[in-house]
Context: one part of a larger RNA
């Protein structure tokens, strides 16, 4: 002097733009936060229709027993259409939204490399898509359990599943030739030969999907060089996958002791191994003339890691070792018929406890984005907005001009004055914001607006409704009364107070910031 996710004292008018559990990664009622597709499939349930006609019955009719009889309308069959939608099945649930708890690491950042690599959905070529099976949930019947759940037959159907055919420029394998390199090799002759591999079909007929295969993009896999806190009062560690080999052989998408065998006995280490604290990195952000320090706590962007604690190199997948998926252990909760089941807020709100301290159990998907669908559309606590705090930043306001009897009060005084002081009244405007009334958006391409009757304009209207906080002994701008009397108290250094305190405490006064002051805490 400058900064801050601040927090305390007092004060507190408006508006924009931002932030907003640093502490208990502590527990967590409620409610939402991941769901679409019926244009993949078969069924169930209703809605409209057709027929069928028990019943009721206006009427006409009559030999008064009856006949016929619009309309209504039980039951009972149907085909098509439409809705809705448990199940089967497709996509998404790996984005997207939290938090930093562990990690001193190829985690991060920064440079390179992969002749050892995968990549749904996207684009763009090339090519196909034949014939066929056996099955199951829904559902119906029988059952178990308090429930969660679950057990038999027995039926069916798909874009669900197996077989088979058909297939290269595709894989795999032996092999020739050219050329290249960087040891293993790499392009290349769609080089030969040999083996292997697919498919689903939908409708509103225009299109959406379906297999194989080439490129391309994206997104990810590894691999090194460099850097990356602090302790020697940690100096030896690692002792078997432990260091290295075997073109070894399993594995993976691929390299790799990543694993298993077998051979060697090695690796690292004062250029600081190992143990031990501490910590997510990083753009950046604070200061600072700069070099540096500090920080990466918040916001916003990359990464990384976790999702009650530990584990399953597990399952499905293109991708997960998976926050609202699966199992097993655990602690802690819950519900119970005591046999046995539920449950994870470090999503968004909200509760409780911690704490100096951190908000609405709001509103809408209109806009941007994503997820599914062919569309219509449907999900979205992403996100867009609104609410609460002056937590911050920036803007405005609290009126302008005029006004000396230098009024009245106050506080002083040498009683003459001096201060407050154009200040106040007082007269003239003038209307920024609040407030009133009346208009009324962009933001959204044809339609669609939570925000919102919002900003934003216009008009009337009244000086009204809108100041306060800290100091005044030197440092450091600002002084005098009175009270007190080493007490009461101040204080950030150096001091102040013991009868005339510019230093306590009160008032006039005056400095200095300003909707803020000013104190503590942390950083340059």
């Nucleotide at each position: 002097g400058g900064a801050u996710g601040a927090a305390c004292g007092c004060u507190g008018g408006c508006g924009g733009c931002g932030u907003g559990c640093u502490u208990a990664a502590c527990a967590c009622a409620u409610g939402c936060a991941a769901g679409u597709c019926g244009a993949a499939c078969g069924g169930a349930g209703g809605a409209c229709c057709c027929u069928u006609g028990a019943c009721g019955g206006a009427g006409u009719u009559u030999u008064c027993g009856g006949a016929c009889a619009a309309c209504g309308g039980a039951u009972a069959g149907g085909a098509a259409u439409c809705c809705u939608u448990a199940g089967u099945g497709g996509c998404g649930g790996a984005c997207g939204g939290g938090u930093g708890a562990g990690u001193a690491a190829c985690g991060c950042g920064u440079g390179a490399g992969g002749a050892a690599c995968c990549u749904g959905c996207c684009u763009u070529g090339g090519a196909g898509a034949g014939g066929g099976g056996a099955a199951u949930a829904a559902c119906a019947c029988a059952g178990a359990g308090a429930a969660a759940u679950u057990u038999g037959u027995g039926c069916u159907a798909a874009u669900a599943c197996c077989g088979c055919a058909u297939g290269a420029u595709g894989c795999a394998g032996u092999u020739g030739g050219g050329u290249c390199g960087c040891a293993u090799g790499g392009c290349u002759c769609u080089g030969a030969c040999u083996g292997c591999c697919a498919a689903a079909g939908a409708u509103u007929u225009a299109u959406c999907g379906c297999u194989c295969u080439g490129a391309g993009a994206u997104g990810g896999c590894c691999u090194c060089g460099c850097g990356u806190c602090u302790g020697a009062u940690u100096a030896g560690c690692c002792u078997a996958g432990u260091u290295g080999g075997c073109a070894a052989g399993g594995g993976u998408a691929a390299c790799g002791g990543c694993c298993u065998a077998c051979c060697a006995a090695g690796g690292c280490a004062a250029c600081g191994a190992u143990c031990a604290g501490u910590a997510g990195c990083c753009g950046g952000u604070c200061u600072g003339a700069g070099a540096g320090g500090a920080u990466g706590a918040a916001a916003c962007g990359g990464c990384c890691a976790c999702a009650u604690u530990g584990g399953a190199a597990a399952c499905u997948g293109a991708a997960c070792a998976a926050a609202g998926g699966u199992c097993c252990a655990a602690a802690c909760u819950c519900c119970u018929a005591c046999g046995g089941g539920a449950g994870g807020c470090a999503g968004c709100a909200g509760u409780g406890g911690g704490g100096a301290a951190u908000a609405u159990u709001g509103c809408a998907c209109a806009a941007u984005g994503g997820g599914g669908g062919a569309a219509a559309c449907c999900c979205u606590g992403a996100u867009g907005c609104a609410g609460c705090a002056a937590c911050g930043c920036c803007g405005c306001g609290u009126g302008a001009g005029u006004g000396a009897a230098g009024a009245a009060g106050u506080a002083u005084u040498u009683u003459g004055g001096u201060a407050u002081g154009u200040a106040a009244a007082g007269c003239u405007c003038u209307a920024u914001c609040a407030g009133c009334a009346g208009g009324g958006a962009a933001g959204a391409a044809a339609a669609u607006g939570a925000c919102g009757g919002u900003a934003c304009c216009u008009g009337a209207c009244u000086a009204a409704g809108a100041a306060g906080c800290c100091c005044c002994g030197g440092c450091u701008a600002a002084c005098u009364a009175c009270g007190u009397g080493c007490c009461a108290g101040c204080a950030g250094c150096c001091g102040c107070g013991g009868u005339a305190a510019u230093a306590c405490g009160u008032a006039g006064g005056g400095g200095g910031c300003a909707a803020g002051c000013g104190u503590u805490a942390u950083c340059c």
Molecule: small-subunit ribosomal RNA, 5' domain
Organism: uncultured bacterium